[in-house]
Molecule: transfer RNA
Organism: Candidatus Roizmanbacteria bacterium
RNA sequence: GCCGCGGUAGCUCAGUGGUAGAGCAAACGUUUCAUAAGCGUUGGGUCGGGAGUUCGAUUCUCCCCGGCGGCA
Repeated sequence: GCCGCGGUAGCUCAGUGGUAGAGCAAACGUUUCAUAAGCGUUGGGUCGGGAGUUCGAUUCUCCCCGGCGGCA
């Protein structure tokens, strides 16, 4: 330099046009003599940034940023 993959909650990841979710973690409650485990509830997101298309964009298009892999 070229090609490909991915960037979404604290972490690991779903979601592929119509109000953003799960598991784990956290806080609280329940249970126990107590702790852990279990169960329940709650909080936590400018969906990497900008522009475009659209009635509507996490999703489609373009540019940029940074990550991983391959080729040279």